[in-house]
RNA sequence: CUCGAUAAUGGCAAACCUGGUGAAAGCCAGGGGCGCAAAGCUAUGGGUCUACAGCCUUUGGGCUAUGACUGCCAGGCCGCCGAGU
Numbered sequence: 001c002u003c004g005a006u007a008a009u010g011g012c013a014a015a016c017c018u019g020g021u022g023a024a025a026g027c028c029a030g031g032g033g034c035g036c037a038a039a040g041c042u043a044u045g046g047g048u049c050u051a052c053a054g055c056c057u058u059u060g061g062g063c064u065a066u067g068a069c070u071g072c073c074a075g076g077c078c079g080c081c082g083a084g085u
Stems, first nucleotide, its partner, number of pairs: 001084004011036002016031006034071001040077003044074003047069003054063003
């Protein structure tokens, strides 16, 4: 530097449930375990989600991110073990 197993030490923790928080998306904590070689960090690019407030409205709704998602894809940074070069 590249690769990732029928290895080893471990790590993280989906759905769902409970409590909290938020307008919501979501987030936090506990339980739980679908899975993950970066499912560690970062909102940098793309994408997706929500719409308190704002604007429009035929008052049904529509538009919009300054909000959110890194376990959506990529980029950047850090990193265990081993194999190969």
A computed fold for an 85-nucleotide RNA from a Chloroflexaceae bacterium, annotated as c-di-GMP-I-GGC riboswitch aptamer. The sequence was found by an Rfam model in a public genome assembly. The model forms 100% of the base pairs in the Rfam consensus.